Transfer RNA from an uncultured Spirochaetales bacterium, 84 nucleotides, folded computationally. The prediction has a mean pLDDT of 81. Its Rfam family is "tRNA". The family's RNA type in Rfam is transfer RNA. Its family is annotated with triplet codon-amino acid adaptor activity in the Gene Ontology. The sequence was found in a public genome assembly.
RNA sequence: GCCCGAAUGGCGGAAUCGGUAGACGCAAGGGACUUAAAAUCCCUCGACCGCGAGGUCGUACGAGUUCAAGUCUCGUUUCGGGCA
Numbered sequence: 001g002c003c004c005g006a007a008u009g010g011c012g013g014a015a016u017c018g019g020u021a022g023a024c025g026c027a028a029g030g031g032a033c034u035u036a037a038a039a040u041c042c043c044u045c046g047a048c049c050g051c052g053a054g055g056u057c058g059u060a061c062g063a064g065u066u067c068a069a070g071u072c073u074c075g076u077u078u079c080g081g082g083c084a
Stems, first nucleotide, its partner, number of pairs: 001083007010026003019067001028044005046057004060076005
């Protein structure tokens, strides 16, 4: 230099033919149960703004296509592998 793959909540890891984000697990917080704890069960759990109802943003980064993009196209970054 060329080719291939990967990047998603605090962590691991899903998301079919593009269909309106985060399944499932772990961790964490609250509650029930208990004399107390463990175990078990229930609820919550991305960020920001707001007293609240709610709103905006969010799949490595920047563009594009589309009514709609984690998914398709182009470029960039980082990591892993291969060839020379």